[in-house]
Context: one part of a larger RNA
RNA sequence: GAUUGAACGCUGGCGGGAUGCUUUACACAUGCAAGUCGAACGGCAGCACGGACUUCGGUCUGGUGGCGAGUGGCGAACGGGUGAGUAAUGUAUCGGAACGUGUCGGUAGCGGGGGAUAACUACGCGAAAGCGUAGCUAAUACCGCAUACGUAUACCCUUCGGGGAAAGCGGGGGACCUUCGGGCCUCGCACUAUUAGAGCGGCCGAUAUCGGAUUAGCUAGUUGGUGGGGUAACGGCUCACCAAGGCGACGAUCCGUAGCUGGUUUGAGAGGACGACCAGCCACACUGGGACUGAGACACGGCCCAGACUCCUACGGGAGGCAGCAGUGGGGAAUUUUGGACAAUGAGGGAAACCCCUGAUCCAGCCAUCCCGCGUGUGCGAUGAAGGCCUUCGGGUUGUAAAGCACUUUUGGCAGGGAAAGUGAAACGGCACGGGAUAAUACCCCGUGCAACUGACGGUACCUGCAGAAUAAGCACCGGCUAACUACGCCAGCAGCCGCGGUAAUACGUAGGGUGCAAGUGUUAAUC
Repeated sequence: GAUUGAACGCUGGCGGGAUGCUUUACACAUGCAAGUCGAACGGCAGCACGGACUUCGGUCUGGUGGCGAGUGGCGAACGGGUGAGUAAUGUAUCGGAACGUGUCGGUAGCGGGGGAUAACUACGCGAAAGCGUAGCUAAUACCGCAUACGUAUACCCUUCGGGGAAAGCGGGGGACCUUCGGGCCUCGCACUAUUAGAGCGGCCGAUAUCGGAUUAGCUAGUUGGUGGGGUAACGGCUCACCAAGGCGACGAUCCGUAGCUGGUUUGAGAGGACGACCAGCCACACUGGGACUGAGACACGGCCCAGACUCCUACGGGAGGCAGCAGUGGGGAAUUUUGGACAAUGAGGGAAACCCCUGAUCCAGCCAUCCCGCGUGUGCGAUGAAGGCCUUCGGGUUGUAAAGCACUUUUGGCAGGGAAAGUGAAACGGCACGGGAUAAUACCCCGUGCAACUGACGGUACCUGCAGAAUAAGCACCGGCUAACUACGCCAGCAGCCGCGGUAAUACGUAGGGUGCAAGUGUUAAUC
């Protein structure tokens, strides 16, 4: 000199952008953060609506709009947080072969049956959490049967004979049939099998990746083979047997420290230090262990066991996990609101919606924490006023500074208008036209056009008007380094280094003056 997720002292006008527990991975009150689908299902607790009765209190019923609880599907493995662990099962770069894959594309199929169970009802146990017994019922829940494409093999097992799947729901309709429910045809969405790609994920190798030798030897599933098992897959991954190997001064093992990278910062560079925010990967979710479900987890807001802690209890037993967003206590020099909205972007569900959900996200709030911009007035104004300070008492300086005159109104205040861009809103939905599909002018799909709807931010930004210099300057320093000097006081102090103060202190304190930076300025800490 530059830099910071900074803190502290003094001071403080505004706006834009960004950042904001670096310490205790300490403990957490409260609210919210993952739901959705009635176009899978039986139903109807509650609401609206219709019908019947009524003692006008209600009762019964329909199951249309919808829908609590329940069965079922998809999601919950994403998104969000933190950096404890990890020196290599990680990361970065470059390669590899023995793998998996929900959703998305193609092809083929989607026949015919069965037995349950929750909800519900009855009874019972329990303080509660919850649970048991009996009875009833449905499905895209569950289970058999039929069918099986795949060319020499090429989905799996194989003794080459064989074995293995599925589910319906919704819209529309000309003939024909009908038990009036529909069958049947067609379209869409599902479902099953198989296949391709993309994306994602699992695995392997090479190179690089902090310090210590006052850590020199380490290793028995250890190193390799054969054969079983296991896995989506390779492999001591695991097991039986056999062999005695494997690593190491090119630093094994051990100890300490640490998430890694793109990058950030400094430096002319080479290097050094760091890894906040943003992005990629990894690991973790009270501590330790385990599996289940699933395409995907050994799963932050799932389950089981053990432990510590907290809470409820009728003492028999139960409940919990903010390193999600706010917020509280504690620790600390130190770090924000228990805010608004799904309008945009994205995610989940759904056939879809002006649908639901979303503390992701977009915004607002707080803080000079940082960066950038603006202002605190402009011009004229000498009798160089008064006052202050110094003085050689002549004067000098503060100083065009003030006053005064003329002007302007950024900013702030008040009043009025009020968005552009985020939104010509798009997508979806509505209407019209064209095409596809179809028996079809219904329905459905694709494309084009038209009209309408949708803003949290926000009555914000911005614009206009009004009055009026009005609302706005501090902090550090002045011996040398280092820009800037005099007076007074007194031994109290100053200090980054040299050093200053014992009566003439430009070095302490105050005042006047000056210098530097400026809504900041100094100090401290840290890095180059």